[in-house]
C1' cells in the first nucleotide's frame, strides 16, 4: 500500500422489497428406559458509523478486527 472475510451457540447461505439453512439447544410424541426418528418451539442492535433509496445485510464514502500478497 493492494486484495478477500466479518449474518443465530458453531459452519455458512441470502441478486434493493417480511433475515434463512444445516448442526446444537428446548418441548413434546413414539419407547419399559436410552439411542435413533418424527413434530413443534428458542435464538439476530446482519462488525461500527455515515450516505444514496419509498425502502439497505445488499449499493457508497469512511472506520474497526482478521487473513493473503
Nucleotide at each position: 500500500c493492494g486484495g478477500g472475510u466479518g449474518u443465530a451457540g458453531c459452519u455458512c447461505a441470502g441478486c434493493g422489497g417480511u433475515a434463512g439453512a444445516g448442526c446444537u439447544c428446548c418441548a413434546c410424541g413414539u419407547u419399559g428406559c436410552c439411542a435413533a426418528c418424527g413434530u413443534g418451539g428458542u435464538g439476530g442492535u446482519c462488525a461500527c458509523u455515515g450516505g444514496u433509496u419509498c425502502g439497505a445485510a445488499u449499493c457508497c464514502a469512511g472506520u474497526u478486527a482478521u487473513c493473503c500478497g
RNAcentral holds the sequence, with entries from MGnify. Predicted 3D model of a 69-nucleotide RNA (transfer RNA) from a marine eukaryotic metagenome. The coordinates come from a structure-prediction model, not an experiment, and the mean pLDDT is 82. It matches the Rfam family "tRNA". By type it is a transfer RNA.